[in-house]
About this RNA:
Transfer RNA from a Gemmatimonadales bacterium, 72 nucleotides, folded computationally. It matches the Rfam family "tRNA". Gene Ontology term of the family: triplet codon-amino acid adaptor activity. The RNAcentral record of the sequence draws on ENA. The source organism's lineage runs through Bacteria, Pseudomonadati, Gemmatimonadota, Gemmatimonadia and Gemmatimonadales.
RNA sequence: GUGGUCGUAGCUCAACGGUGAGAGCGUUCACCUGGCAGGUGAAGGAUGCGGGUUCGACUCCCGUCGGCCACC
Repeated sequence: GUGGUCGUAGCUCAACGGUGAGAGCGUUCACCUGGCAGGUGAAGGAUGCGGGUUCGACUCCCGUCGGCCACC
């Protein structure tokens, strides 16, 4: 340099083009307990970046950045 693949919450992962983008673990708060552990409930937190298509984009298209793999 060329091709492929991946990028969503603190971590690991979901999400036919259409529900208010969810789950587990973790964090914070409250309650249960004399305290710890544990349990219950609630809260906060994300689509790598820039454009395009569409009534509607995490999803499709283009560009770009980064990781990984292969080739040169």